[in-house]
RNA sequence: GGUCCCUUAGUUCAAUGGAUAGAAUGUAAGAUUCCGGUUCUUAAGAUAGAGGUUCGACUCCUCUAGGGACUA
Numbered sequence: 001g002g003u004c005c006c007u008u009a010g011u012u013c014a015a016u017g018g019a020u021a022g023a024a025u026g027u028a029a030g031a032u033u034c035c036g037g038u039u040c041u042u043a044a045g046a047u048a049g050a051g052g053u054u055c056g057a058c059u060c061c062u063c064u065a066g067g068g069a070c071u072a
Stems, first nucleotide, its partner, number of pairs: 001071007010025004018055001027043005048064005
């Protein structure tokens, strides 16, 4: 250089083009306890960036950025 793949909560992962983007874990608050742990309840928290297609995009297309595999 060429071909291909990945990017979603702090972390690990879901999500047939139909939406209020979920789960586990972690964090914070509360309950429980003499205190802590465990357990329970609640809350906050995310689609890499920019365009396009579509009535509707995490999903399809293009470009950019980052990471990875193969190949010369």

The RNA shown here (transfer RNA) has 72 nucleotides and comes from a Bacteroidales bacterium.
Rfam family: tRNA. Rfam classes the family as a transfer RNA.